[in-house]
RNA sequence: CGAGAGGACCGGACGGUCGCUCCGCGGGCCUCGCCCGCGGGGAGGAAAGUCCGGGCUCCACGGGUCAGGGUGGUUGCUAACGGCAACCGGCCGCGAGGCCAGGGAAAGUGCCACAGAAAACAGACCGCCACGGUCGGCCCCCGGGCAGGCCGCGGUAAGGGUGAAAAGGUGCGGUAAGAGCGCACCGCGGUCCUGGUGACAGGGCCGGCACGGCAAACCCCACCUGGAGAAAGACCAAAUAGGGAGGGCCCAGCGUCGCCGACCCGCGGCCAUGGCCCUCCGGGUAGGUCGUUCGAGGCCGGGCGCGAGUCCGGCCCCAGAGAAAUGACCGUCGCCCUCCUCGGAGGGAGACAGGAUCCGGCUUACAGGUCCUCUCGCGCC
Numbered sequence: 001c002g003a004g005a006g007g008a009c010c011g012g013a014c015g016g017u018c019g020c021u022c023c024g025c026g027g028g029c030c031u032c033g034c035c036c037g038c039g040g041g042g043a044g045g046a047a048a049g050u051c052c053g054g055g056c057u058c059c060a061c062g063g064g065u066c067a068g069g070g071u072g073g074u075u076g077c078u079a080a081c082g083g084c085a086a087c088c089g090g091c092c093g094c095g096a097g098g099c100c101a102g103g104g105a106a107a108g109u110g111c112c113a114c115a116g117a118a119a120a121c122a123g124a125c126c127g128c129c130a131c132g133g134u135c136g137g138c139c140c141c142c143g144g145g146c147a148g149g150c151c152g153c154g155g156u157a158a159g160g161g162u163g164a165a166a167a168g169g170u171g172c173g174g175u176a177a178g179a180g181c182g183c184a185c186c187g188c189g190g191u192c193c194u195g196g197u198g199a200c201a202g203g204g205c206c207g208g209c210a211c212g213g214c215a216a217a218c219c220c221c222a223c224c225u226g227g228a229g230a231a232a233g234a235c236c237a238a239a240u241a242g243g244g245a246g247g248g249c250c251c252a253g254c255g256u257c258g259c260c261g262a263c264c265c266g267c268g269g270c271c272a273u274g275g276c277c278c279u280c281c282g283g284g285u286a287g288g289u290c291g292u293u294c295g296a297g298g299c300c301g302g303g304c305g306c307g308a309g310u311c312c313g314g315c316c317c318c319a320g321a322g323a324a325a326u327g328a329c330c331g332u333c334g335c336c337c338u339c340c341u342c343g344g345a346g347g348g349a350g351a352c353a354g355g356a357u358c359c360g361g362c363u364u365a366c367a368g369g370u371c372c373u374c375u376c377g378c379g380c381c
Stems, first nucleotide, its partner, number of pairs: 001377010012333007020042010044352001048363002051361005056229004068225005073087005088102001089100004103220002108218002110214003125160002127156003131152005137146004168186006187209001188207008233290004243281008258270004297316008335348006
């Protein structure tokens, strides 16, 4: 210098003018509320998707088991996780590194398209080889020998071919041809030893090898797991209607209608479970307040740890609205391009996107830019 790998970070700055929202103080108007002045705070790295996990709240809940759902190498971290860290294993890359739902396929069931002879109690299309029959060529020479074609019946799993995958691989021996048929190494299985907390790794011995693949197919195993969510939930609380209690007054009436005056009718009186009024109580609604932003919080320093993290000390307070505020314009600088009398002139770009209970993650979107570490190649000293 070129090509890459991993990670951290920024996501315009300053000033002016006019505005928005919340809080505090002061003042004005007639309390509520509104207005004015001053001071202070006012979106993000993802505030997003709402995919996981938790705090918090309410509901449910004797214990166990099953069902359902989720997770799936190991050891850790954490409030917890499907997150993160370190390590192990496999695959990819020359490498820095990247990717992996990474338990079980000798418990069972199921599936394996197309192609191919055969796709899992193997199989025989081409090929190779043995045997039998037949045709027929050549040679020696009239009886044999040696090729070849075709048919039949077998052997074989080396070679070809199909496929994502063909029943261990490579080599030597062996054989009619072949084959774990035999042997060596690799692989595989069993067992033992050593190292490691562990996943696992290394080694010894035994076994010719039995066990194709698929569990984000059913299933089995291990572990986790109540439900709903901020419109959760708690409190204050009108008007109107309805409910309850007490008091006062009025009465038996339009259909059956209380008690007393012996009975019936009338009449009179009393009374409430009836009617009216007053007072109080309780529930709900409108409305208001809290929950609500001091929190598993941020920054700096130190200790421990490879690390994720954790502990200690110091400092800081950093949106809390409720249909929802954080905006617009201008100037200077910064970024990019062009031009030239090297200092200016002209032009241009500025992404993805916005809180609504909070926090930890994951995932997705993103113009442009900065820094650190590492790898490979080339050149120079």
The RNA shown here (Bacterial RNase P class A) has 381 nucleotides and comes from a Planctomycetota bacterium. Its Rfam family is "Bacterial RNase P class A". Rfam classes the family as a ribozyme. Rfam describes the family as follows. Ribonuclease P (RNase P) is a ubiquitous endoribonuclease, found in archaea, bacteria and eukarya as well as chloroplasts and mitochondria. The source organism's lineage runs through Bacteria, Pseudomonadati and Planctomycetota.